[in-house]
Context: one part of a larger RNA
């Protein structure tokens, strides 16, 4: 000087990103336990006291008497706790080897598909799962216990639904044109030119789809601007005027979301960019990509206090083991 232990004078979190670690608290019996609450909790709340040995007595829990130490759960094991908020109801579940979470799951909700040789799903098939099930089922998504609710917009975009028109393929396909061409015409060159054969056009008929019609947001997604306005002043219930498919309802909001921002204004600190409470001017909340609420849960984040301590002032000293040093 490292590592693992122990002790500590006065303070006691002044340390730090954060009380990280560390210290305290720890059994048993009794008394005693708030706010809230889904009336089960919340509780081991919190916060008191007690605990050894001898004899005597009680069936027994245990009661009387005495002793004796600084210390009687005498050692080992062995909760520190209160208070306020976030987020997720909850016990699970996960990145084997940095992430355990507010991430996954979840019971509940809700949508759509599926009438059975179902729908889905594996396989190239043959088959198989679904299921020896049958719609109170079984398959997809999406949401996430409960409670109070989940608003406007179907223009796009999906998806269902329709079917008169409009486009439209493969194929048929009237009729044209063109090549060849028996044969005619010609002196020749070449012209003409039936069938057939063969190029290459084609009016017309041709699904589904798309186009059009409509229905659907717990489909995917979307929920406006500027001007004016009340007898102080401000604000603005009112107006007006543009645009849109509709223009954000209830809630909640500087938020895990607030740029300006350490907004303001309370609240705790002597002092608080974190925190709690409001306030609304929401850069750029918002209603199953669910809203906002909530007991009870949490090795989950914030934030405050009690005990408490070598965190820290400010280190210090002891054990053991290394480095180190002679050999």
């Nucleotide at each position: 000087c490292c590592c693992u232990c122990g002790u500590g004078a006065a303070g006691g979190a002044a340390c730090u990103c954060g009380g990280c670690a560390a210290a305290a608290u720890g059994g048993c019996c009794c008394c005693g336990u708030a706010c809230c609450u889904u009336c089960g909790g919340u509780a081991g709340a919190a916060g008191g006291g007690g605990c050894g040995c001898u004899g005597g007595c009680g069936c027994g829990a245990g009661c009387c008497a005495g002793c004796c130490g600084c210390a009687g759960a005498g050692g080992a094991u062995c909760g520190g706790c209160u208070c306020c908020g976030g987020c997720g109801a909850c016990u699970g579940u996960u990145u084997a080897c940095c992430a355990a979470a507010a991430a996954c799951a979840c019971a509940g909700g809700a949508c759509u598909c599926u009438g059975c040789c179902a729908a889905c799903u594996c396989g190239c098939a043959a088959g198989a799962g679904g299921a020896c099930g049958u719609a109170u089922a079984g398959a997809g998504u999406c949401u996430g216990a409960c409670g109070c609710c989940u608003g406007c917009u179907c223009g796009g975009u999906g998806u269902c639904g329709g079917u008169a028109g409009g486009u439209u393929g493969a194929g048929g396909g009237a009729g044209g044109c063109g090549g060849u061409g028996a044969c005619g015409c010609g002196a020749a060159a070449g012209c003409g030119g039936a069938a057939g054969c063969u190029g290459g056009c084609g009016a017309c008929c041709g699904a589904a789809g798309c186009c059009c019609c409509g229905a659907u947001a717990a489909a995917c997604g979307g929920c406006g601007g500027c001007c004016g306005u009340a007898a102080c002043u401000a604000u603005g219930a009112c107006g007006g005027u543009c645009c849109u498919a509709a223009g954000g309802u209830a809630g909640c909001g500087a938020a895990g979301u607030u740029c300006c921002u350490u907004g303001u204004c309370g609240g705790g600190u002597a002092a608080g960019u974190u925190c709690c409470g409001a306030c609304c001017u929401g850069c750029a909340u918002g209603a199953a990509u669910g809203g906002c609420g909530u007991a009870a849960c949490g090795a989950c984040c914030g934030g405050a206090g009690c005990a408490c301590u070598g965190u820290c002032u400010c280190c210090a000293c002891g054990a053991g083991g290394g480095a180190c040093c002679c050999g």

The part of an RNA shown here (large-subunit ribosomal RNA, domain IV) has 327 nucleotides and comes from Tautonia plasticadhaerens.
Its mean pLDDT, the model's own confidence on a scale to 100, is 90.
Its Rfam family is "Bacterial large subunit ribosomal RNA".
The full RNA is in RNAcentral, with records from ENA.